Overview: Glycine riboswitch aptamer from Oxobacter pfennigii, 103 nucleotides, folded computationally. The coordinates come from a structure-prediction model, not an experiment, and the mean pLDDT is 77. NCBI's taxonomy places the organism under Bacteria, Bacillati, Bacillota, Clostridiaceae, Oxobacter. RNAcentral holds the sequence, with entries from Rfam and Ribocentre.

RNA sequence: AUGAAGGCAAUGGGAGACAUCAAUUUAUGAUGGCCGAAGAAGAAAUGCGGUAUCUGCCGGGAUACCUGCAGAAACUUUCAGGCAAAAGUAUCGUUGUCUGAUG
Numbered sequence: 001a002u003g004a005a006g007g008c009a010a011u012g013g014g015a016g017a018c019a020u021c022a023a024u025u026u027a028u029g030a031u032g033g034c035c036g037a038a039g040a041a042g043a044a045a046u047g048c049g050g051u052a053u054c055u056g057c058c059g060g061g062a063u064a065c066c067u068g069c070a071g072a073a074a075c076u077u078u079c080a081g082g083c084a085a086a087a088g089u090a091u092c093g094u095u096g097u098c099u100g101a102u103g
Stems, first nucleotide, its partner, number of pairs: 006098008018032005033083003039079001040077003046070003049066007
């Protein structure tokens, strides 16, 4: 001196999904229904490990099995959350800052 990936903060954008009844002047309660983009959870290909069999032997390889381990999401679940507005939201853009892969 370049500044990948990641963290934090500010700011802008940011979807989806409902009714009924009761009370109330608030946004609640009950019943049923629904949404996925806070959070949370699940494991596919594959890799590793183990066992068995085969390959003339070593090395190695192949196949099958395992209630084994690792293994992604914006997929799935709907626990949580949400279904007037507001707030919030994964995520995207910009800026700042921390860090420092690489050169």